[in-house]
């Protein structure tokens, strides 16, 4: 840069010791112990093995994940509307494979 996913799933312990949830608003989470880090699980099924070419089935080995729908909105264009609210699509971000 391409291309595909993002409404499912899954934590316990040690060091730490004041953030963190991309940004920005809003909401949360946190000394009942944030973020990092390191051990041991666990989710999952992109890579990836097997069966087979509709797909199905496994999880050793390389990634990822393991509060909250990408936690909601967010950028542009739209539709609808009791006119501040819902809703497409898009853009951004994350994560895998080239």
């Nucleotide at each position: 840069c391409u291309u595909a996913u993002c409404a499912a799933g899954a934590a316990a312990g040690g060091u730490g010791g004041a953030g963190g949830g991309a940004u920005u608003g809003g909401c949360c989470c946190u000394u009942u112990g944030a973020a990092a880090c390191c051990u041991u699980g666990g989710c999952a099924a992109c890579c990836c093995c097997c069966u087979u070419u509709g797909a199905g089935g496994g999880a050793a080995g390389g990634u990822g994940c393991u509060a909250a729908u990408u936690c909601c909105a967010u950028u542009a264009c739209g539709c609808a509307u009791u006119a501040u609210u819902g809703u497409g699509u898009u853009u951004a971000g994350a994560u895998a494979a080239g």

A computed fold for a 98-nucleotide RNA from a marine eukaryotic metagenome, annotated as SAM riboswitch aptamer (S box leader).
RNAcentral holds the sequence, with entries from MGnify.
Its mean pLDDT, the model's own confidence on a scale to 100, is 83.
The model forms 97% of the base pairs in the Rfam consensus.